[in-house]
Molecule: Bacterial RNase P class A
Organism: Porticoccaceae bacterium
RNA sequence: UGAGUUGGCCAGGCAGUCGCGGCGUAUCACUCUCUGGUCAUCGCAAGCGUUGACAGGGGAGCUGCGUCGAGGAAAGUCCGGGCUCCACAGGGCAGAGUGCCAGGUAACACCUGGGGGGCGUGAGCCCACGGCUAGUGCAGCAGAGAGCAGACCGCCGAUGGCCGUUUACGGCACAGGUAAGGGUGAAAGGGUGCGGUAAGAGCGCACCGCGCGACUGGCAACAGAUCGUGGCACGGUAAACCCCACUCGGAGCAAGAUCAAAUAGGUCUCCUAAGGCGCGGCCCGCGCUGGAGACGGGUAGAUUGCUUGAGGCGGCUGGCGACAGUCCGUCCAGAUGAAUGACUGUCCAAGACAGAACCCGGCUUAUCGGCCAACUCACACU
Numbered sequence: 001u002g003a004g005u006u007g008g009c010c011a012g013g014c015a016g017u018c019g020c021g022g023c024g025u026a027u028c029a030c031u032c033u034c035u036g037g038u039c040a041u042c043g044c045a046a047g048c049g050u051u052g053a054c055a056g057g058g059g060a061g062c063u064g065c066g067u068c069g070a071g072g073a074a075a076g077u078c079c080g081g082g083c084u085c086c087a088c089a090g091g092g093c094a095g096a097g098u099g100c101c102a103g104g105u106a107a108c109a110c111c112u113g114g115g116g117g118g119c120g121u122g123a124g125c126c127c128a129c130g131g132c133u134a135g136u137g138c139a140g141c142a143g144a145g146a147g148c149a150g151a152c153c154g155c156c157g158a159u160g161g162c163c164g165u166u167u168a169c170g171g172c173a174c175a176g177g178u179a180a181g182g183g184u185g186a187a188a189g190g191g192u193g194c195g196g197u198a199a200g201a202g203c204g205c206a207c208c209g210c211g212c213g214a215c216u217g218g219c220a221a222c223a224g225a226u227c228g229u230g231g232c233a234c235g236g237u238a239a240a241c242c243c244c245a246c247u248c249g250g251a252g253c254a255a256g257a258u259c260a261a262a263u264a265g266g267u268c269u270c271c272u273a274a275g276g277c278g279c280g281g282c283c284c285g286c287g288c289u290g291g292a293g294a295c296g297g298g299u300a301g302a303u304u305g306c307u308u309g310a311g312g313c314g315g316c317u318g319g320c321g322a323c324a325g326u327c328c329g330u331c332c333a334g335a336u337g338a339a340u341g342a343c344u345g346u347c348c349a350a351g352a353c354a355g356a357a358c359c360c361g362g363c364u365u366a367u368c369g370g371c372c373a374a375c376u377c378a379c380a381c382u
Base pairs, nucleotide, nucleotide: 001378002377003376004375005374006373007372008371009370010369012347013346014345015344016343017342018341020069021068022067023066024065025064026063030061031060032059033058034057035056037054038053039052040051042049043048071353075364076363078362079361080360081359082358083252084251085250086249095248096247097246098245099244100114101113102112103111104110115129116127117126118125119124130243131242135241136240137237138236152182153181154178155177156176159175160174161172162171163170164169190208191207192206193205194204195203209232210230211229212228213227214226215224216223217222256304257303258302259301266295267294268293269292270291271290275289276288277287278286279285311331312330313329314328315327316325317324318323348351
């Protein structure tokens, strides 16, 4: 200098004018509303109610000032929790999910560190990574043969057979042998070499690999050119049924809670006339029917839940790290027809994806341009 890997950060800047939402504060000039007191007035059988005046007290709107006001994903709603209501003795079945080990965390399918496998020259990246020697199932095409293998080509034909006159030797390739070589396939039942053989073959041996059992190291997953043992493939597939281990109750802020009109029901008490209706005609009794008050449920509506929390950032301490301690500093939207904007000027590298709605931790997806740190590879120079 070029090409890359990983982690983190920013998300147009500045100025002016106007506007919107929350909170605080000031002001009661104006508007609305609540509240108790005094007096008057009207209705009534009664409890009580209507209207107005006077002097207060409180709240809201309006107005002024101050201050704060979207994101790294606010998104998808895919996981995990908090919170709320409902359900719930305990155990089991079913169902769903997770699946190497250790740790972190409120919890997780997330994160960190490690192990194993794969990819990359490398920094690094990717992996649902328990069990097919518990059982059952499945496998297109090609191929001779695909599951307790298989002779299509090839090789051999020692042995038996046939031929050359016969033993020898040679030939044929009928019986038969053979998994070295070729061919098919994603996959053909360990690999290399030597021996061996008619040709071959773990048939024998050496090394490598594999299974099993020890030993050593490690918390563990696992590892070992440590030892013994077996000539040794036991095929693939569990995001196939299934087995094993672990986890899981349901619904969601339109959850839920509080206050509470008008009208119409409900319960209780009282008042008046002693009426009207029903219980087949009469009496008693009972029920319904009028008015007033109290109580209670619930609707409209209002308030709350609502944002200071498992909080963010920076320092300090512990830890390889995720993270923890909470010692110090600092910062934090809260709407409900739903605010966070519009216009103008100016500068530059010319501005992407996109906007809270109960709250957090993750994952995934979208995203103009740029900055920082660590590391890797190549080339050049010193």